The RNA shown here (Glycine riboswitch aptamer) has 85 nucleotides and comes from Neorhizobium huautlense.
């Protein structure tokens, strides 16, 4: 100096019915039909790799999750730490 990864921030951060029926103290529970992709998960493989092994998207699926606000939120920014090189 780089740095997987971890922590903090009253920093940013999208999409989609406050759907219908019954029910509950209560979006509490069950059912119906529709929709979203940016927790997580799965699939394809451009690419990395001499080959094998392996890695690999914000694409695809929608299992999970979600569809007022709040919360959550990939990712980004800043600050701190850090295996390792």
């Nucleotide at each position: 100096u780089c740095g997987a990864c971890c922590c903090g921030u009253a920093g940013g951060g999208a999409g989609a019915a406050a759907c219908c029926g019954c029910u509950u103290c209560a979006g509490u529970g069950c059912g119906g039909a529709g929709c979203c992709g940016a927790a997580g998960g799965a699939g394809c493989a451009a690419c990395c790799g001499c080959c094998c092994c392996g890695g690999a998207a914000a694409c695809u699926c929608u299992c999970a999750g979600g569809c007022a606000a709040a919360a959550g939120g990939a990712c980004c920014a800043c600050g701190g730490g850090a295996a390792g090189a």